[in-house]
Context: one part of a larger RNA
RNA sequence: UGACGGGGGCCCGCACAAGCGGUGGAGCACGUGGUUUAAUUCGAUGCAACGCGAAAAACCUUACCUACCCUUGACAUCCUCGGAAUGUUUUAGAGAUAAGACAGUGCCUUCGGGAACCGAGUGACAGGUGCUGCAUGGCUGUCGUCAGCUCGUGUCGUGAGAUGUUGGGUUAAGUCCCGUAACGAGCGCAACCCUUAUCCUUAGUUACCAUCAGGUUAAGCUGGGUACUUUAAGGAGACUGCCGGUGAUAAACCGGAGGAAGGUGAGGACGACGUCAAGUCAUCAUGGCCCUUAUGGGUAGGGCUACACACGUGCUACAAUGGUCGGUACAACAGGCAACAAACCCGCGAGGGGGAGUGAAUCCCAAAAGCCGAUCUUAGUCCGGAUUGGAGUCUGCAACUCGACUCCAUGAAGCUGGAAUCGCUAGUAAUCGCGAAUCAGAAUGUCGCGGUGAAUACGUUCUCGGGCCUUGUACA
Numbered sequence: 001u002g003a004c005g006g007g008g009g010c011c012c013g014c015a016c017a018a019g020c021g022g023u024g025g026a027g028c029a030c031g032u033g034g035u036u037u038a039a040u041u042c043g044a045u046g047c048a049a050c051g052c053g054a055a056a057a058a059c060c061u062u063a064c065c066u067a068c069c070c071u072u073g074a075c076a077u078c079c080u081c082g083g084a085a086u087g088u089u090u091u092a093g094a095g096a097u098a099a100g101a102c103a104g105u106g107c108c109u110u111c112g113g114g115a116a117c118c119g120a121g122u123g124a125c126a127g128g129u130g131c132u133g134c135a136u137g138g139c140u141g142u143c144g145u146c147a148g149c150u151c152g153u154g155u156c157g158u159g160a161g162a163u164g165u166u167g168g169g170u171u172a173a174g175u176c177c178c179g180u181a182a183c184g185a186g187c188g189c190a191a192c193c194c195u196u197a198u199c200c201u202u203a204g205u206u207a208c209c210a211u212c213a214g215g216u217u218a219a220g221c222u223g224g225g226u227a228c229u230u231u232a233a234g235g236a237g238a239c240u241g242c243c244g245g246u247g248a249u250a251a252a253c254c255g256g257a258g259g260a261a262g263g264u265g266a267g268g269a270c271g272a273c274g275u276c277a278a279g280u281c282a283u284c285a286u287g288g289c290c291c292u293u294a295u296g297g298g299u300a301g302g303g304c305u306a307c308a309c310a311c312g313u314g315c316u317a318c319a320a321u322g323g324u325c326g327g328u329a330c331a332a333c334a335g336g337c338a339a340c341a342a343a344c345c346c347g348c349g350a351g352g353g354g355g356a357g358u359g360a361a362u363c364c365c366a367a368a369a370g371c372c373g374a375u376c377u378u379a380g381u382c383c384g385g386a387u388u389g390g391a392g393u394c395u396g397c398a399a400c401u402c403g404a405c406u407c408c409a410u411g412a413a414g415c416u417g418g419a420a421u422c423g424c425u426a427g428u429a430a431u432c433g434c435g436a437a438u439c440a441g442a443a444u445g446u447c448g449c450g451g452u453g454a455a456u457a458c459g460u461u462c463u464c465g466g467g468c469c470u471u472g473u474a475c476a
Base pairs, nucleotide, nucleotide: 001476002475003473004472005471007470008469009468010467011466012465013464015460016459019424020423021422022421023420026316027315028314029313030312031311032310033309034307035306042053043052064302065301066300067299068298069297070296073125077124078123079121080120081119082118083117086103087102088101089100090099091098092097107114108113127291128290130289131288132287136285137284138280139279140278141276143274148187149186150185151184152183153182154163155162156161167178168177169176193268194267195266196265198236199235200234201233202232203231204230207226208225209224212223213222214221239262242256243255244254245253246252318417322376323375324374325373326372327371328370335364336363339358340357344353345352346351383414388409389408390407391406392405393404394403430452431451432450433449434448435447436446
């Protein structure tokens, strides 16, 4: 100087408390451990691994296993020789591949050849998701959006170092003020950026419809109009600016006015010096080592989907604030041409037919909880839907291993979950549906969007984590 303390003081955080809803019990889904296996590819392992890499494992992906094949190689550059390329087709085979058949003779040319492509040969080389993240770059997590981390000069100290950065106030903040052997400065904080909340200007089509006219069973449907809504570009607006109080006449805090918004308005992006030899050699790049008729490459099938069990994360429930049936409203963000697909018809349904319209403010995908009625009456039930049998639909060469969905039948566990444990402070939790990426198909996951919409916070004694000062130490 740090680190640590079941030392002290001050302060903060959904850290506790106050509340609301969960997990832990059940069934299922997904991930992991373990076990099994020819293989169940590899990585991630307290917080900070475990719906993680994977924003899609039937084939492919795929890295694993088995079998069958190739050896200058699937891919790159160079050299030599031959042939245009390419298309069609036969046989054998699981296919890779092997052996043939037919068509085709192009482009540029100084007629030597050249460009692209295909085949054969030669070696230089290719190739490796092989090892080492404890050789590395890059990227990322984490403490933590915590308020800290440092430097120059000066001063003090023999020196390591100290000072500044401590103190009194204050703040979300090393934020600001005052004091001060310090005076300044840098990286952080904040602001500048984006979204959202109000208004104005400009601009009205595909958006909108107040006024006028037409028109319909109905409808901005039509003429028309940019008022309103809205769209998207530019501005305005919030700054403790104003008033009162408290305070050291400071910084600031409390209350008020005005205002759409008030003290960082709300949310996001943004992550200091560093810590964990944290994670990643399997995104990529890369040193070293290793393989080179194989640890490289191709193909088919299988596996990654196994299942006495254990854990994690979710979904669905256990019901009446509910289930079922009928009727009836109201979104937003997005996406759409090998795509989204309306009306209408068929089917109990998944879906099929159909194909209007739309490269989209024009057309389409397209709401649910809600509301109004009816019924069920506390029951393992008209709750719950696992499991299984049968019949189908769709995608796709192909749904056996191993897809999603539908219908009929079946109708398991489950009556609110021990110890323990998690999230959340407002348009939040809870609850309800919708969209997108990936994607042929395949979400209870992920990332977004809106609808409905709470309760509680006395307080900081305690638990956890963190910041500052101080103290002790046989630790570095």
Source information:
The part of an RNA shown here (small-subunit ribosomal RNA, 3' major domain) has 476 nucleotides and comes from an uncultured bacterium. It matches the Rfam family "Bacterial small subunit ribosomal RNA". The full RNA is in RNAcentral, with records from ENA and SILVA. The prediction has a mean pLDDT of 85.